[in-house]
Molecule: small-subunit ribosomal RNA
Organism: metagenome
C1' cells in the first nucleotide's frame, strides 16, 4: 500500500466482499511448564449458612472453669488466685470511612476554568485563656407480673467524662454608634465605645506534711491554619422536527419564614412576564471522566479491570441522631416477596467476601492470615478489619521456556503418484555420538521485618523533686499467612511433553481415488449434471504454534457523509418560477479601538496510563524512577497588517433624472373577414360518405352537389424567421384605453443604499373539481361497424363530459438547456436582431444589449461544453449517498374531492446504472448482386409402380443421417455371406495377433460314425536344418494378455457438409483514443471481384479474387499404326499396293492483350460502339473453397482419451430378420396419347469396358437364352443393330391398336441354394389414369426439353448413381415487390 465482483470486451459511477488490529468474550479440536494480570457483559432476579465494625486507665454492679491452700461427717464447705477479668448495662469515639453495584439520571450529573463580599468543618496543628460551686434522676441490679415468640410492664436501690442549675468570662454572638481604609455591584476589613447574652469533667501515674502539688490524657472559650464538604457561574457533553410551540411558583419585585449559607427554597401580596428554529417542550437511549481500541492524522467506537466524581442499597416515602447521613450490614410508615406462629402477632433484606438456585453461549474457593500496607478504638499493650496480603480454579489474555542437539544414504521399509523408467515423503526414520532447560527424586535455603513493645545505657525537657512523665540516640530481645515458597546444588534418563487450520482466484500452498446439480462446500466471485487442483477420503504441500480455527462486536481499508477530503447536463442529485424576512457574504480612503488573530508571562490541566532515557526481577511481560506529552481553559504584557466595531469621507457597485427605441409582455373594451355546422328558400336526382378493402351511418319524408339569405360559437391562414417579448408557466386578427419590464444616448444627483436567501408570501401548462353561463367544430367515456386467434386497441360512423366565458379551488408536468442565482477573468470567426456613432454611404468600421452556429486553451468517464462554460475563482441557497421495496405505509399539514407536500422500515439482490466499442438483430434507411422476382420452357403435388423415411408391427424388423445443409443419404448394388439384429446349438488364452515357459513332432490331407451345421468321437498317415547344445515350422498346456459395429462426435484427431466461389478476413510499423478499439479496409468512380484508378495519417504485407493447371473451340509443326484415302492402281469390302495431303490420334507451339479506331469519363481506372479475327472483353466448362460460423455430421471407414463387458456386450454355426403394412411424406420411373401408338424399311454417334473376361461367324429356340468357341490383354477382336430422326403403311379420339399395374400358366439365366426374397422371356390377364387443389421445383445456350449408349459396384439383380453423345428451343421490359 491494496484486491475480487456489473461487460463479449472498455472506461466511469456505485454498492457488496476480503486481506489488518483489538476483546472481561463464547464455541469446536487439541493441550507440557512458569511469571504477571484478568474472570456474571445476562435477572438492580431470589437467597440457605458462615463471616464482613468495633473499641475504650469514664461509670456502677460483677461471674465461671482452672490452680493453690485450710477444714471435712468425704457429700462438701471455705480462703487466696483466676479478676475488678469475661459477658451484659450506662457513657465516649467510630459506625457518613473502607467494600459493592450502575437501576435511575440528558442534569451544574460529569469534565474544565472560575466565584462565595452568601457558607460549614468532629478528630489534627498553632496561639491566647479557663476548668469555681451545687442538684435531681436513671439503666444495670433485686423482687415481681404478662407473653408462643419478639418483647412489655410494676415496685425498689445506685454511679458517672450521662443530665440540669448558679458563678466567672472575652477578641465570641446580638443591638446601637464613631473613625480609617479597600472593592466589580450588593458591600468588606481594621480600630474603638456602650448595653445584653453564652462554658467546663474528670481519669491514670508519682510524691505528699493528706491540705494538696505535679506529669500525661481528656474537657471548655476564642482566633487562625490544615483537611473535608456545600452553593453559584462561563464553556463542553447522544438520537428523533413523522416532537413546534412550552410555562402559573411559572418570570420578576416587596415583605416574612426557613437554611450552615444565597435563592420561589416556602408563603402572602403586586406586576405579566420567562424559554424557543443558535431547537424550547416532548419522546427514546445512556452513569460521566482520566483513559481503552483503532487510525498517517483528523476522526470513529467504547467507558471491564486501575484511578477521580456522581447515584443507588428489596420498591416508594419520611424524618431522627450527629461535625458530617436524609444513613448498604440504623429507625418509622406503606407495598411486594420469603420465613416463624399457640393465628393474637412477629422476623428479614448478599448491588460486602465466599457460597446456592435461576437466567444464560458464558464467568472462580462456603480457602489461609492480620506477617506486610492501610482503617477504627485505646495513654499503651493490644483488639477488630472477607479493606488488604496470599493461596485455590480457568490457555481468558500478555510474556518467557520446552517437547532435544550434531552426525547419518542402501536415499531402508511402508505409503502415495507414475510416462512403469522412476519420483516423492526424506536426513526424515533406524543407527552412532552428545546435552540436560522443564517436569520427576533428594538435599540446602532466602528477601519480604521495620516500626512498635520489653529490658539496659546516654542526653534533653516538664517538674520542688534524686518520684514520675515526655522526646531523642543506642545495645540486646521479640513478630512470616504465603511456605520449606522463590532460588541454589546433586541424581537418573531422550527418557514424560504437538496440535490446529488451510491449499480455484483474492491468498502462501497440487495430485490420486470416490461421488455425479446427488451428497455436500461457500467470506465475495462461485464449485458439483462421469475425467471436480473448489464436495468426501489418501498422499504431498503452506501457515501459525500450546495453541489453532469459527462466531460475535468495534475501528481500519471506505475520499462509501469528503473540516483535512466528494459531488449534482446524460451515472443518485438544481427547488417549476419570482419577491423577500432572519441569516451568511460584501467596493475605495483616513483615523480610533483591540473583540477575533499573532507573540509573551503566570496558574491549572490529579495520580496512573502513553512516549523517551535510565534502572529492578536470569530475559520478557511486569514494576520503579526522571523527563516529555496532556493539542484545553483562565490570566499578564504587547503587536495592529487582515476581519470585526465606531467615526469621517469617496464614486467605480447600486439607484434616481432627461431624451429616444423595439416588442405575439400583461389587463379591459370594441370591431373584422375566411372557414365549419345548423336553419329557411331555390335548382336538382340517386346516391352520398368512408376505407387498404368494407360496413355501420346519411339519403326518394329528396341527401350529397349548387345558389341566395340568416343564426351560432370557436379559432385567427398568408406575414412567420435556430425572429421578438416575458421571472417562469407562456404570449400571434385589427383598433382604442390602462399598465409592467428592457435597451441606447446624455447630464446632474444620492453615496455601498449591494449579492444570495432557510421559513413566509405570490405566480404557476394541461387535465381535474365547485357554482353560474355557453356549446359551432373537435372529442376521453360510451354505442355501433370493421380488423383479428382474440381486439375492452390502432381504422370508420356517431357521441357525452370537457375544450370557451365569469368567479373560486387544485399546485402538479420530460414545469428541460434534464445545466440555481450573482460578480470578475480567460483566442477568435460567422449570421440574425434592437440602439448609438464615424467614414471614402447600393457599402464598410467602432461601440453597447440580445438570439444562434463553428471552434483555441482548459475541463470532462466519455459524449460533449467552450465569453450565453460543463473553463478559472469567490459568495449564498437547494439537493445526492447501491438496486428493489417506494415516492409506498403510518403520522402530520393542505384540499370539496381527485389528490398534493413531508416521507420510513421489515424483507430481498450483488448488482442496478452512465458513456463509448465491437458484433448480431429490426415488419430501420442507403447502395449493389444472385434463375431472387419478373418474362418464358418443362416438371412435382392427382394415378400405378420403384426407392428412401416416419409411424405402426415384430423374437428381430441392427445402427447412423432429421429445416435449408436427413429422406434413390452411409449402401459403387441385404437370397447365404455381407450382418452389426433375433431364435437356437456350441467354445472359453478363445476366430485373428505378440512375448515367455513347458511339452509334442507333426500340421495338413483322406476315410468312417453322429449332428441342421459348427462341433464331437474314431481310424490312416508320421516334417526340415543342425556345429547335436539347439533352431525353423506347426499343434497343445500355462501365463502375460487378446477381443468388443459396447457408451460418450458435448473429451478428441482426421475427413466432410453449410454459409459460399460470397468477396471478404487479417498482420507489421506508424498515427488517433485513458481504454475496449479505430485508422489502413472508409470516401469519389469502376469491376464478376478489397478488380483497378483517384483521394486520404497512413505506408506496406499476408490469406482469399484473378492468373498459373485440365478439357474444349482455330491454326501451325512433328509423327503416321491398329487410324485416314484426295489423286494412281486393285477390291464385295482402305481389302491390298501406295500415299502423308485431309480426318483423326497425341506431343509441342501460336493465338486474345481492351492490342487498334471513335465516343463518354477526371487527361485515370473503366464503359459503349466498331474493325479485324475461329474466338472479344473472365471465349465455354472443370479442378481450386480465405479468417471463421453452426459444441453441424461421423467413436459403425480409420485412429484415439476415459468408462464399461471378460465361460461374454467376445467368438463359431444353422435358420430367421434388415424385404413386415390401416397410414403419412420425400425422390424418381411409366403414362394419360395423333408433335402419338403399332408394323415394315433406311441413316448417322460419342464416352467407355473386356482373360475366373468380352465373345464373332454358325446351329437351335417365338423369346429370354442354349450349343459351340474364330478373334482379342485390344485405335487391330468383341460388347456394338445406337435411339429419337427419315420413308411408307395402319389406327381416327375411344379408357382406345393409349396406358401398362396386377394375376395365372409355362420357361430362361446366375448361384450350394431363388419359399420367405432375384432378374429376364413367352402366352394370357388388362387396374388406376383423359394433364392433376392449395402449394411448389429446375433451367439463360449447345442450356432447358427430348432420345438412346457406356461404366463402377457386381455370381446374379437398379426406374438409382457417375459419364457419353444425337436432336435442339422460348424468354429476360426491368429491379416496385418475395427470398
Nucleotide at each position: 500500500a491494496g484486491a475480487g465482483u456489473u461487460u463479449g470486451a472498455u472506461c466511469c459511477u456505485g454498492g457488496c466482499u476480503c486481506a489488518g488490529g483489538a476483546c472481561g468474550a463464547a464455541c469446536g479440536c487439541u493441550g507440557g511448564c512458569g511469571g504477571c494480570g484478568u474472570g456474571c457483559u445476562u435477572a438492580a432476579c431470589a437467597c440457605a449458612u458462615g463471616c464482613a465494625a468495633g473499641u475504650c486507665a469514664a461509670g456502677g454492679a460483677g461471674a465461671a472453669a482452672g490452680a493453690a491452700g485450710u477444714c471435712u461427717u468425704c457429700g462438701g464447705a471455705u480462703u487466696u488466685u483466676g479478676a475488678g477479668u469475661a459477658a451484659a448495662c450506662u457513657g465516649g469515639c467510630g459506625a457518613a470511612c473502607g467494600g459493592g453495584u450502575g437501576a435511575g439520571u440528558a442534569a451544574c450529573a460529569c469534565g474544565u476554568a472560575g466565584g462565595u463580599a452568601a457558607c460549614c468543618u468532629a478528630c489534627c496543628c498553632a496561639u491566647a485563656g479557663g476548668a469555681u460551686u451545687g442538684g435531681g434522676a436513671u439503666a444495670a441490679c433485686a423482687c415481681u407480673g404478662c407473653c408462643a415468640a419478639c418483647g412489655c410492664g410494676g415496685u425498689g436501690c445506685u454511679a458517672a467524662u450521662a443530665c440540669c442549675g448558679a458563678a466567672u468570662g472575652a477578641u465570641g454572638c446580638a443591638a446601637u454608634g464613631u473613625a480609617u481604609u479597600c472593592g466589580c455591584a450588593u458591600g468588606g476589613a481594621u480600630a474603638u465605645a456602650u448595653u445584653g447574652u453564652u462554658a467546663a469533667a474528670g481519669g491514670u501515674g508519682g510524691c505528699u506534711u493528706c491540705g494538696g502539688c505535679u506529669a500525661c490524657c481528656a474537657c471548655u472559650u476564642a482566633u487562625g491554619g490544615a483537611u473535608g464538604g456545600a452553593c453559584c457561574u462561563g464553556c463542553g457533553u447522544c438520537c428523533c422536527a413523522u416532537u413546534a410551540g412550552c410555562u402559573u411558583g411559572u418570570u420578576g419585585g416587596u415583605g416574612a419564614g426557613g437554611u450552615a449559607a444565597c435563592g420561589g427554597c416556602u408563603c402572602a401580596c403586586c406586576a405579566a412576564g420567562g424559554c424557543u428554529a443558535c431547537g424550547a417542550u416532548g419522546g427514546g437511549u445512556a452513569g460521566c471522566c482520566g483513559g481503552c481500541c483503532u487510525u498517517a492524522g483528523a476522526g470513529g467506537g467504547u467507558g471491564a479491570u486501575c484511578g477521580g466524581c456522581c447515584a443507588c442499597a428489596c420498591u416508594g416515602g419520611g424524618a431522627c441522631u450527629g461535625a458530617g447521613a436524609u444513613a448498604c450490614g440504623g429507625c418509622c410508615c406503606a407495598g411486594a416477596c420469603u420465613c416463624c406462629u399457640a393465628c393474637g402477632g412477629g422476623a428479614g433484606g448478599c448491588a460486602g467476601c465466599a457460597g446456592u438456585g435461576a437466567g444464560g453461549a458464558a464467568u472462580a474457593u462456603u480457602g489461609c492470615g492480620c506477617a506486610a500496607u492501610g482503617a477504627c478504638c485505646g495513654a499503651a499493650a493490644g483488639g477488630u478489619u472477607g479493606a488488604c496480603g496470599c493461596a485455590g480454579c480457568a490457555a481468558c489474555g500478555c510474556c518467557g521456556c520446552g517437547u532435544g542437539a550434531g552426525g547419518g544414504a542402501u536415499g531402508a521399509a511402508g505409503u502415495u503418484c507414475u510416462u512403469a523408467g522412476g519420483a516423492a515423503u526424506g536426513u526424515a526414520a533406524a543407527c552412532c555420538u552428545c546435552u540436560g532447560u522443564u517436569a520427576g527424586g533428594a538435599g540446602g535455603a532466602a528477601a519480604g521485618a521495620a516500626a512498635g513493645g520489653g529490658u539496659g545505657g546516654g542526653c534533653a525537657u516538664u517538674g520542688a523533686a534524686u518520684a514520675a512523665g515526655u522526646g531523642u540516640c543506642u545495645g540486646c530481645u521479640u513478630u512470616g499467612a504465603c511456605g520449606g515458597u522463590a532460588c541454589c546444588u546433586c541424581c537418573a534418563a531422550a527418557g514424560a511433553a504437538a496440535g490446529c487450520c488451510c491449499c480455484g482466484g483474492c491468498u502462501a500452498a497440487c495430485u490420486c481415488c470416490g461421488u455425479g446439480c446427488c451428497a455436500g462446500c461457500a467470506g465475495c466471485c462461485g464449485c458439483g449434471g462421469u475425467a471436480a487442483c473448489a464436495c468426501g477420503g489418501g498422499g504431498g504441500g503452506g501457515g501459525c504454534u500450546a495453541g489453532c480455527g469459527u462466531u460475535g462486536u468495534c475501528c481500519g481499508g471506505a475520499a462509501u457523509u469528503a473540516u483535512u477530503g466528494g459531488g449534482c447536463g446524460u451515472a443518485a442529485a438544481g427547488g417549476g418560477c419570482g419577491c423577500g424576512u432572519a441569516g451568511g457574504c460584501g467596493g475605495g480612503a483616513u483615523g480610533a479601538u483591540c473583540a477575533g488573530u499573532c507573540u509573551u508571562u503566570g496558574g491549572u490541566g490529579a495520580a496512573a496510563a502513553c512516549u523517551u532515557g535510565c534502572g529492578g526481577c536470569u530475559u520478557a511481560a511486569c514494576c520503579g524512577u526522571a523527563a516529555g506529552c496532556u493539542u484545553g481553559c483562565c490570566u499578564u504584557a504587547g503587536a495592529u497588517a487582515c476581519u470585526g466595531u465606531c467615526a469621517u469621507u469617496c464614486u467605480u457597485g447600486a439607484g434616481u433624472u432627461c431624451g429616444g427605441a423595439a416588442g405575439a409582455g400583461g389587463g379591459a373594451a370594441a370591431u373584422g373577414g375566411a372557414a365549419u355546422u345548423c336553419c329557411u328558400g331555390g335548382u336538382g336526382u340517386a346516391g352520398c360518405g368512408g376505407u387498404g378493402a368494407a360496413a355501420u351511418g346519411c339519403g326518394u319524408a329528396g341527401a350529397u352537389a349548387u345558389c341566395a339569405g340568416g343564426a351560432a360559437g370557436a379559432a385567427c391562414a398568408c406575414c412567420a424567421g435556430u425572429g421578438g417579448c416575458g421571472a417562469a408557466g407562456g404570449c400571434g386578427a385589427u383598433u382604442u384605453c390602462c399598465u409592467g419590464g428592457u435597451c441606447c444616448g446624455a447630464u446632474a444627483c444620492u453615496g455601498a443604499c449591494g449579492c444570495u436567501g432557510a421559513g413566509a408570501c405570490g405566480c404557476g401548462a394541461a387535465a381535474g373539481u365547485g357554482c353560474g353561463g355557453g356549446g359551432a367544430g373537435c372529442a376521453a367515456a360510451c354505442a355501433g361497424g370493421a380488423u383479428u386467434a382474440g381486439a375492452u386497441a390502432c381504422c370508420c360512423u356517431g357521441g357525452u363530459a370537457g375544450u370557451c366565458c365569469g368567479c373560486a379551488c387544485u399546485g402538479u408536468a420530460a414545469a428541460c438547456g434534464a445545466u440555481g442565482g450573482g460578480u470578475a477573468c480567460u483566442a477568435g470567426g460567422u449570421g440574425c436582431u434592437g440602439g448609438u456613432u464615424c467614414u471614402u454611404u447600393u457599402a464598410g468600421g467602432a461601440u453597447c444589449g440580445g438570439c444562434g452556429c463553428c471552434g483555441a486553451a482548459g475541463c470532462u468517464a466519455a459524449c460533449g461544453c467552450a465569453u450565453u462554460a460543463a473553463g478559472u475563482a469567490c459568495c449564498c441557497c437547494g439537493c445526492c449517498u447501491g438496486g428493489g421495496g417506494a415516492g409506498u405505509a403510518c403520522g402530520a399539514u393542505c384540499g370539496c374531492a381527485a389528490g398534493a407536500u413531508u416521507g420510513a422500515a421489515a424483507c430481498u439482490c450483488a448488482a442496478a446504472g452512465g458513456a463509448a466499442u465491437u458484433g448480431a438483430c429490426g415488419g430501420g434507411g442507403g447502395c449493389c448482386c444472385g434463375c431472387a422476382c419478373a418474362a418464358g420452357c418443362g416438371g412435382u403435388g392427382g394415378a400405378g409402380c420403384a426407392u428412401g423415411u416416419g409411424g405402426u408391427u415384430u423374437a428381430a424388423u441392427u445402427c447412423g443421417a432429421u429445416g435449408c445443409a436427413a429422406c434413390g443419404c452411409g449402401a459403387a448394388g441385404a437370397a447365404c455371406c455381407u450382418u452389426a439384429c433375433c431364435u437356437g446349438g456350441g467354445c472359453u488364452u478363445g476366430a485373428a495377433c505378440u512375448g515367455c515357459a513347458g511339452u509334442c513332432g507333426a500340421c495338413a490331407a483322406c476315410c468312417c460314425c453322429u449332428g441342421a451345421a459348427a462341433g464331437g468321437g474314431g481310424g490312416u498317415c508320421c516334417u526340415c536344418c543342425u556345429u547335436c547344445g539347439g533352431g525353423a515350422c506347426g499343434g497343445c498346456u500355462g501365463u502375460a494378455g487378446a477381443g468388443g459395429u459396447g457408451c460418450u462426435g458435448c473429451a478428441u484427431g482426421g475427413c466432410u457438409g453449410u454459409c459460399g466461389u460470397c468477396a471478404g478476413c487479417u498482420c507489421g510499423u506508424g498515427c488517433c483514443g485513458u481504454g475496449a478499439g479505430g485508422u489502413g479496409u472508409u470516401g469519389g468512380g469502376u469491376u464478376a471481384a478489397g478488380u483497378c484508378c483517384c483521394g486520404c495519417a497512413a505506408c506496406g504485407a499476408g490469406c482469399g479474387c484473378a492468373a498459373c493447371c485440365c478439357u474444349u473451340g482455330c491454326c501451325c509443326u512433328u509423327a503416321g499404326u491398329u487410324g485416314c484415302c484426295a489423286g494412281c492402281a486393285u477390291u464385295u469390302a482402305g481389302u491390298u499396293g501406295g500415299g502423308a495431303a485431309c480426318u483423326c490420334u497425341a506431343a509441342g507451339g501460336g493465338g486474345a492483350c481492351u492490342g487498334c479506331c471513335c465516343c463518354g469519363g477526371a487527361u485515370a481506372a473503366c464503359g459503349g460502339g466498331g474493325a479485324g479475327g475461329a474466338a472479344g472483353g473472365u471465349g465455354a466448362g472443370g479442378a481450386u473453397g480465405a479468417c471463421g460460423u453452426c459444441a453441424a455430421g461421423u467413436c459403425a471407414u480409420c485412429a484415439u482419451g476415459g468408462c464399461c463387458c471378460u465361460u461374454a456386450c467376445g467368438u463359431c454355426c444353422a435358420g430367421g430378420g434388415c424385404u413386415a403394412c390401416a397410414c403419412a411424406c420425400g425422390u424418381g420411373c411409366u403414362a394419360c396419347a395423333a408433335u402419338g401408338g403399332c408394323c415394315g424399311g433406311u441413316a448417322c454417334a460419342a464416352c467407355g469396358g473386356g482373360c475366373a473376361g468380352c465373345a464373332a461367324u454358325a446351329u437351335c429356340g417365338c423369346g429370354a437364352g442354349a450349343u459351340g468357341g474364330a478373334g482379342c490383354a485390344a485405335a487391330u477382336c468383341c460388347c456394338u443393330u445406337a435411339a429419337a430422326a427419315c420413308c411408307g403403311g395402319u389406327c381416327u379420339c375411344a379408357g382406345u391398336u393409349c396406358a401398362g399395374a396386377u394375376u395365372g400358366u409355362a420357361g430362361u439365366c446366375u448361384g450350394c441354394a431363388a419359399c420367405u426374397c432375384g432378374a429376364c422371356u413367352a402366352c394370357a390377364u388388362g387396374a388406376a389414369g383423359u394433364c392433376g387443389g392449395a402449394a411448389u421445383c429446375g433451367c439463360u445456350a449447345g442450356u432447358a426439353a427430348u432420345c438412346g449408349c457406356g461404366g463402377a459396384u457386381c455370381a446374379g439383380c437398379g426406374u438409382g448413381c457417375c459419364g457419353c453423345g444425337g436432336u435442339g428451343a422460348a424468354u429476360a421490359c426491368g429491379u416496385u415487390c418475395c427470398c